The RNA shown here (Bacterial large signal recognition particle RNA) has 263 nucleotides and comes from a Defluviitaleaceae bacterium.
Of the family's consensus pairs, 95% are formed in the model.
[in-house]
RNA sequence: UCGUGCUAGCCGGGGAAGUAGCGGCUCCCUGUACCUGAAAUCCGCUAUAGCAGGGGUGAUGCCCAUCCCGAGGCCAUAACUUUUAUGCAAGACCCGUAUAAGCGGCGUUGACGGCUGAGUCUCGCGCAAUGACGACCGAUGAACCGUGUCAGGGCCGGAAGGCAGCAGCACUAAGUCGGCACCGUCAUGUGCCGCGAGGGCGCUUGGCCCGAGCUGGCUGUACGGUGGCGGUAUGGGGGAAGUGUUCGACGGUGGGCGCACGA
Numbered sequence: 001u002c003g004u005g006c007u008a009g010c011c012g013g014g015g016a017a018g019u020a021g022c023g024g025c026u027c028c029c030u031g032u033a034c035c036u037g038a039a040a041u042c043c044g045c046u047a048u049a050g051c052a053g054g055g056g057u058g059a060u061g062c063c064c065a066u067c068c069c070g071a072g073g074c075c076a077u078a079a080c081u082u083u084u085a086u087g088c089a090a091g092a093c094c095c096g097u098a099u100a101a102g103c104g105g106c107g108u109u110g111a112c113g114g115c116u117g118a119g120u121c122u123c124g125c126g127c128a129a130u131g132a133c134g135a136c137c138g139a140u141g142a143a144c145c146g147u148g149u150c151a152g153g154g155c156c157g158g159a160a161g162g163c164a165g166c167a168g169c170a171c172u173a174a175g176u177c178g179g180c181a182c183c184g185u186c187a188u189g190u191g192c193c194g195c196g197a198g199g200g201c202g203c204u205u206g207g208c209c210c211g212a213g214c215u216g217g218c219u220g221u222a223c224g225g226u227g228g229c230g231g232u233a234u235g236g237g238g239g240a241a242g243u244g245u246u247c248g249a250c251g252g253u254g255g256g257c258g259c260a261c262g263a
Base pairs, nucleotide, nucleotide: 001263002262003261004260005259006258009057010056011055012030013029014028015027016026020046021045022044023043024042034054035053036052037051063256064255067252068251072247073246075244076243077242080239081238082237083236084235085234086233087232088231091229094225095224096223097222098221099220101219102218103217104215105214106213113209114208115207116206117205118204119203120202121198122197123196124195125194126193127191128190129188130187131186132185133184134183136179137178138177139176140175146171147170148169149168154163155162156161
């Protein structure tokens, strides 16, 4: 150096979460890379840190290690932004009070003010209305125990005559039904009604005196109030970008290469 046969290694790796820790299953990144089985109510392990079974490749383009680059992820973070809690203050808004500068409204067809009446309110009385009852009017209303008349019949009498009296008819009492203009009593969720007394000063309204203001709608000004909005301070939560820390795939760089036999 060549040939044959082996063995280590390799046939993906990483981040997050989870875990005492590690690996896997799960999610994500990288990017193409043997198969089968179980696994978040977890599975398997213990610093040589997945397990069980099978297959391929094999000491090199495939394996191992240094450095560089760096996808992506974790963590921290002043300022920014957003949200929330609490406090402060009172900027705009809103509310109240005052004022009367401006704009309005009312006012010499008389403001404000003063005097004097009326109404609205309360009580009493009257009138009216309505209703009920009564009275009044009409109708009806009694087998006998209501009235009148009482056919027939009855009783008394020698007779003349007398008496009681059912039905019928007429009338009437209590009662029932209806009417009710007028009359009486009582009542009232009644009245553009009248009279008298009281009360009140708010409102409406009449008269008289006086003679120029009154009002406070809008704007302005001043003061006070509220705190939803805006402001501000502090604390908490979230967001994206930046910066820092940490892990780091893929890629690049330049190094390393086991055993046996034969020629």
Rfam family: Bacterial large signal recognition particle RNA. Its family is annotated with signal recognition particle, plasma membrane targeting and SRP-dependent cotranslational protein targeting to membrane, signal sequence recognition in the Gene Ontology. It is recorded under the gene name ffs.